RNAcentral holds the sequence, with entries from ENA. Transfer RNA from a Myxococcaceae bacterium, 77 nucleotides, folded computationally. It matches the Rfam family "tRNA". Its family is annotated with triplet codon-amino acid adaptor activity in the Gene Ontology. NCBI's taxonomy places the organism under Bacteria, Pseudomonadati, Myxococcota, Myxococcales, Myxococcaceae. Its mean pLDDT, the model's own confidence on a scale to 100, is 81.
């Protein structure tokens, strides 16, 4: 050094022919429920969607540039 995958909630993913308010499991809080504790159900929080910047009436979703994590090639002394 090229080429490819990926970066979205505390964690592990979805959403990618651009359109309504961004979701799901799991964990966290508060309730239900027992003598109690788990389990179960209910109900809340919790996102600058990796940064920047551009196209568009609208961008997580398209184009540009940074970074960073993972794979394959390849070079060097």
């Nucleotide at each position: 050094g090229g080429c490819g995958a990926g970066a979205u909630a505390g964690c592990u993913c979805a959403g990618c022919c651009g359109g309504c308010u961004a979701g799901a499991g799991c964990g966290a809080u508060g309730g239900u429920c027992u003598c109690a504790u788990a389990a179960u159900c209910c109900a809340u929080a919790g996102g600058u969607c990796g940064g920047g910047g551009g196209u568009u009436c609208g961008a997580g979703u398209c184009c540009c540039c940074c970074u960073c994590u993972c794979g394959c090639c390849a070079c060097c002394a």